[in-house]
């Protein structure tokens, strides 16, 4: 330099055009003398950035960037 893939809460990941979810973690409450476990509820996301298509974009298209991988 070129090809391919990846980017979504603190972390790991789902989500193939119609209100963005799960697990772990964090916090509240219950249970305990206390901790852990268990149960209950909650907070936390400008979906990498910009542009385009569309009535409507995490999703489709273009460009740039990050990281990974392969080739040179």
């Nucleotide at each position: 330099g070129g090809g391919c893939g990846u980017c979504u809460g603190g972390c790991g990941c789902a989500g193939u055009g119609g209100u963005a979810g799960c697990g772990c973690g964090u916090c509240u409450g219950c249970u305990u003398u206390g901790c852990a476990u268990g149960c209950u509820g909650a907070a936390g996301g400008u979906c990498u950035a910009g542009g385009g298509u569309u009535c409507g974009a995490u999703c489709c298209c273009c460009u740039a960037g990050u990281c990974g991988u392969c080739c040179a």
The RNA shown here (transfer RNA) has 72 nucleotides and comes from Aureobasidium pullulans. The sequence is in RNAcentral, with records from ENA and Rfam. RNAcentral records the identical sequence in 9 taxa. Its mean pLDDT, the model's own confidence on a scale to 100, is 83. The organism belongs to Aureobasidium, within Eukaryota. Its Rfam family is "tRNA". Rfam classes the family as a transfer RNA.